Predicted 3D model of a 418-nucleotide RNA (Bacterial RNase P class A) from a Candidatus Fermentithermobacillaceae bacterium.
[in-house]
RNA sequence: UAAGCAGGUCAAGUGGUCGCGGGCACGGUCCGGCCGUCAAGGUUGGCCGCGCCUGAGGAAAGUCCGGGCUCCAUAGGGCAGGGUGCUGGGUAACGCCCAGCGAAGGUGACUUCAGGGAAAGUGCCACAGAAACAUACCGCCCUGGGAGCCGUAGGUUCCGCGCCAUGAGGCAUGCCCAGCCUCGGAGCCACAAUGGAACCGGCGGUGAACAGGGUAAGGGUGAAAAGGUGGUGUAAGAGACCACCGGCAGUCGGGUGACCGGCUGGCCAGGUAAACCCCACCCGGAGCAAGACCAAAUAGGAGGGCCAUGACGCUGCCCGCCGAGCCCUCGGGUAUGGUCGCUGGAGGAGAAGGGUGACCUUCUUCCAAGAUGGAUGACCACUCUUGACAGAACCCGGCUUAUAGGCCUGCUUACCAA
Numbered sequence: 001u002a003a004g005c006a007g008g009u010c011a012a013g014u015g016g017u018c019g020c021g022g023g024c025a026c027g028g029u030c031c032g033g034c035c036g037u038c039a040a041g042g043u044u045g046g047c048c049g050c051g052c053c054u055g056a057g058g059a060a061a062g063u064c065c066g067g068g069c070u071c072c073a074u075a076g077g078g079c080a081g082g083g084u085g086c087u088g089g090g091u092a093a094c095g096c097c098c099a100g101c102g103a104a105g106g107u108g109a110c111u112u113c114a115g116g117g118a119a120a121g122u123g124c125c126a127c128a129g130a131a132a133c134a135u136a137c138c139g140c141c142c143u144g145g146g147a148g149c150c151g152u153a154g155g156u157u158c159c160g161c162g163c164c165a166u167g168a169g170g171c172a173u174g175c176c177c178a179g180c181c182u183c184g185g186a187g188c189c190a191c192a193a194u195g196g197a198a199c200c201g202g203c204g205g206u207g208a209a210c211a212g213g214g215u216a217a218g219g220g221u222g223a224a225a226a227g228g229u230g231g232u233g234u235a236a237g238a239g240a241c242c243a244c245c246g247g248c249a250g251u252c253g254g255g256u257g258a259c260c261g262g263c264u265g266g267c268c269a270g271g272u273a274a275a276c277c278c279c280a281c282c283c284g285g286a287g288c289a290a291g292a293c294c295a296a297a298u299a300g301g302a303g304g305g306c307c308a309u310g311a312c313g314c315u316g317c318c319c320g321c322c323g324a325g326c327c328c329u330c331g332g333g334u335a336u337g338g339u340c341g342c343u344g345g346a347g348g349a350g351a352a353g354g355g356u357g358a359c360c361u362u363c364u365u366c367c368a369a370g371a372u373g374g375a376u377g378a379c380c381a382c383u384c385u386u387g388a389c390a391g392a393a394c395c396c397g398g399c400u401u402a403u404a405g406g407c408c409u410g411c412u413u414a415c416c417a418a
Base pairs, nucleotide, nucleotide: 001414002413003412004411005410006409007408008407009406010405012383013382014381015380016379017378018377020055021054022053023052024051026049027048028047030046031045032044033043034042035041057389061400062399064398065397066396067395068394069287070286071285072284076319077318078317079316081283082282083281084280085279086100087099088098089097090096101115102113103112104111105110116278117277121276122275123272124271125270137219138218139215140214141213142212143211144210148206149205150204151203152202154200155199156198157197158196159195160189162188163187167183168182169181170180171179227245228244229243230242231241232240246267248265249264250263251262252261253260254259291340292339293338294337301330302329303328304327305326306325313321314320347366348365349364350363351362352361353360354359384387
């Protein structure tokens, strides 16, 4: 300098003029209630004026988890159902966070994991392939077998199948001689020598189809084929044997533990549980539209059913508990009002101490929104990083998702210079 990894942080800013929600204080010839015999006055609520304080987020989103809180409700238990899934810690708790272990990826800093069990059982592994818990399609080897082919000598039968004078033609170009080839056949030989054809069996070599046995090394199919690589050995092979890995069992050592390492043995046991299932641990339900109070009004109505042999209720089912109303139809009245819940908390900030860390302890200090037809908007000026994602609704701890532009810290790799 460039490219990365992990963590944290800001979220346009400043000033001015008007306008909104909440809180506090002050004021008032205003309105209402209460106290006071009356008056004076006090108190409280509303309204108005004025001053001060304060007012959306890192995710407020998703509604995915865990809780606080409220009610069912007054003791529970079981089944069903649901959740988590390596170990040890943190926390109110968690499926979250921290630190480790194992596995995978990356040169590395680091990242990810729906990380218990396949030897309890039941399923599934399509297609391809011979075969997917169990094999032999091709191939390799051994034994038998002997189609065909080659060589060699023998036998039988058949066959003018053998030699040659003179002459002619050609090789060959002018001639002669010689040589070779072809034609020819006076004469000789013969039922023979030599040769050829057909058939038959013998010996030797090679060797197909087929049959039997051995093999799981090699090839093919597939995501996966009797653990992998290399060697010895074998008729050919194979953990049959050996070395190094891998898995399993035993044992020793380290560690709280998950696990790690050493030694010995032998080579038996595919995958899949975000399939059913088994194992360990955890879990009442409903939810602020929870719930409590005030106001208002009526018909404490009529009919039917269930019910102390137990209604309703305790999410589903059973046991158990409680103990008097519950359900349906018709009919009548009031309110869609107000107050609380509603923000002082497992709270924020700072300091010290403990801890690798998450976090914990102590001290000091602060009160940072509580709307409900639902609050922060409009205008002007300036600045520069030119402004993204985006608005509380009972409240917290997490996770996940979206996110312009900047800033800070630590670490890794490459290159260059000193």

Model confidence (mean pLDDT): 78 of 100.